[in-house]
Overview
Small-subunit ribosomal RNA, 3' major domain from uncultured Aneurinibacillus sp., 475 nucleotides, folded computationally. It matches the Rfam family "Bacterial small subunit ribosomal RNA". Rfam links the family to the GO terms structural constituent of ribosome and ribosome. Taxonomically the source falls in Aneurinibacillus (Bacteria, Bacilli, Caryophanales, Paenibacillaceae). Model confidence (mean pLDDT): 84 of 100. The RNAcentral record of the full RNA draws on ENA and Greengenes.
Context: one part of a larger RNA
RNA sequence: UGACGGGGGCCCGCACAAGCGGUGGAGCAUGUGGUUUAAUUCGAUGCAACGCGAAGAACCUUACCAAGGCUUGACAUCCCAUGACUACCCAUGAAAGUAGGGUUGCCCUUCGGGGCCAUGGAGACAGGUGGUGCAUGGUUGUCGUCAGCUCGUGUCGUGAGAUGUUGGGUUAAGUCCCGCAACGAGCGCAACCCUUGUCCUUAGUUGCCAGCAUUAAGUUGGGGACUCUAAGGAGACUGCCGGUGACAAACCGGAGGAAGGUGGGGAUGACGUCAAAUCAUCAUGCCCUUUAUGCCUUGGGCUACACACGUGCUACAAUGGGUUAUACAGAGGGCGGCGAGACCGCGAGGUGGAGCGAAUCCCUUAAAGUAACCCCCAGUUCGGAUUGUAGGCUGCAACUCGCCUACAUGAAGUUGGAAUCGCUAGUAAUCGCAGGUCAGCAUACUGCGGUGAAUACGUUCCCGGGCCUUGUACA
Repeated sequence: UGACGGGGGCCCGCACAAGCGGUGGAGCAUGUGGUUUAAUUCGAUGCAACGCGAAGAACCUUACCAAGGCUUGACAUCCCAUGACUACCCAUGAAAGUAGGGUUGCCCUUCGGGGCCAUGGAGACAGGUGGUGCAUGGUUGUCGUCAGCUCGUGUCGUGAGAUGUUGGGUUAAGUCCCGCAACGAGCGCAACCCUUGUCCUUAGUUGCCAGCAUUAAGUUGGGGACUCUAAGGAGACUGCCGGUGACAAACCGGAGGAAGGUGGGGAUGACGUCAAAUCAUCAUGCCCUUUAUGCCUUGGGCUACACACGUGCUACAAUGGGUUAUACAGAGGGCGGCGAGACCGCGAGGUGGAGCGAAUCCCUUAAAGUAACCCCCAGUUCGGAUUGUAGGCUGCAACUCGCCUACAUGAAGUUGGAAUCGCUAGUAAUCGCAGGUCAGCAUACUGCGGUGAAUACGUUCCCGGGCCUUGUACA
C1' cells in the first nucleotide's frame, strides 16, 4: 500500500421488511446429471452451467456408431498428357459407385498456340469439428451502470509511498459548493444519440371524414379541419415565488404546465478481477494424424430410461367450465411468397385462383371483455395425461422419430414439507397477437398491444456494494 475481520462510523440496492404472484407436491414439455448403449457427437458446471451454444437433430444438418467404398483425394495452386466431361439409356448395387454400349465441346488466334471445363498421371501438397482457451488474437460473461480508476507538475517522506481523491455539507453520481500544500488534467458520471409523452409548421396518398352530395360499404365526388403518417421546430432550465441552509451548493413546499426536478424506457459498461468462457463461429503458435484422426455413401444414433435436479406449460375449478350472439389493438411478415370472395368437408384441410413486391391486397375472426342461457361443489359439464380407430398436411421418405383433426378413452391432480424465486406502476398478475429459425415442426426465444392491482412503518437483522477509520502472526 492492499486484502481480510462473527471491528467501528456513514450510505445505497426488491437486500430485508410491507405486499402480490409463483417454484418446491401432480401430469406433460424441455435442458442437465447419472445409468444404459455399437453410438447415445462435442462444449457450458456456485452466483455468472442446466428452454445454455441450438433463431427450430426424420434424411441433410452431424461432428458419433455399424457396414460398403476412395487415396493428390469432396476443396486450392503448380506441371505433363488427352479432348472431351456432364447429361441420357441398359446391367449391377442399400447408396456411393463399378463395368460396358450409343450420342456429344465452347471462345480467342499472328494457325505456333492460348483460355474455359473435364478426365488420367507424377509429386510438391491438400484435409482434420484431432490436442492444448494454462501458448494466443478476437469476442463474451461477471462484479456493475457500482462510482470509482489514474496521470503531470509541485510539496512531504531515507524509502516503499503519501498528498491531490481526505475534511464540512450535498447529490443518483469523485454531482456540485466551501475549506485545505496543493494546482491542473485524463478515463468513467452527466449531457450529446434513439424512442415515448404535449404543441406548432410543412405535406395530404395508399391514410382521415367535420360540414355538402352519394353508397350495402370513406364506396364515389369533394375536403385538409380532425386522426394518422414523417420531416423540421418549440417545450423543462430548479427558469419563477416562499421557506430552510453558511450570503454557498443544495433541499422542502407552491404556481404555471401535456410533462418537474435524471419526465418514462433504451443504447451506452472506466482501471481492473475471476490463468472465468470459447482452438467446435473465425483466425492462429506448437504438437499429433496422412491408404487415415482425411473424404463419399446407406442405415442407425444425438429422441435410450430403475432414478435425481433446474427451467417452463396445463391444471386442481364457480372471480369458474360450456353454448350462442357481439365490441375494441399494437407491432410485424409476404413473390419458389401472402393468398381473398365462392364451393366441398363435422374438422384438420381441399378445389380454385381475385388482389398484392403492399399506409392500397393478404396473413387477420385478437383474446380476456360484454349480453343471455345451462352447470350447483361432485374427482364433477373441473382436469386433460394415456391409449385405440379413422383421417389431413409437409416432404424421395413420418417404423425407429413430425405436426394437426374427428370420434372414443378419460390417468394423476382437491392448492403442494423443509426451503426458495420474481416484482415498486402502466410495474406485478392476467389475456391474446406477431416475428425470426423453418419444406414440416414452439409450452422456447424476441417483440407487440388489451385489462390492470396491493404495499413500502422503517434500516435492527440476512445478502451484495461504496467511502472513512481501526486491528492483523496474511500478500